[in-house]
Formats: sequence, structure tokens, C1' cells
RNA sequence: AGGCGUGUAGCUCAGCAGGUAGAGCAGCUGUCUGUUAAACAGCCCGUCGAAGGUUCAAGUCCUUCCACGCCUG
Repeated sequence: AGGCGUGUAGCUCAGCAGGUAGAGCAGCUGUCUGUUAAACAGCCCGUCGAAGGUUCAAGUCCUUCCACGCCUG
């Protein structure tokens, strides 16, 4: 330099033909318990890497850039 892949909650990841963003874990509160833990109930979470574009509507499609990983040279 070129090619490919990944980027979504504190963490690990879903989100599949564009239609109001989810799960688990973690954290907090409560119930229970002699206490802790476990179990159960509830709560807490996001400018979907950035900026543009298309569209009535974009995490999802297009362009450029950024970060990380792999490959080629």
C1' cells in the first nucleotide's frame, strides 16, 4: 500500500427482506434467611465507532474516514 472481517448496555453477544433496540452476566433495591450466599420479584442501563447520503422511515442499504484483528506484498 491492497484485500477481508469486526465495531450495538459496564462485560459477552443477538438484532437475518429497512418499520419505534434486546438477552445473559454484572450492579442496585426488595422478599426470604440468625448472617452471607442461593432463589424469587423489580429497577438500572445505549446518541448502535464518526461524518455524510438514499428513504416516509436506517443498527440494517451506499460513500468516506477512525480503531482493532487477519491475509497479501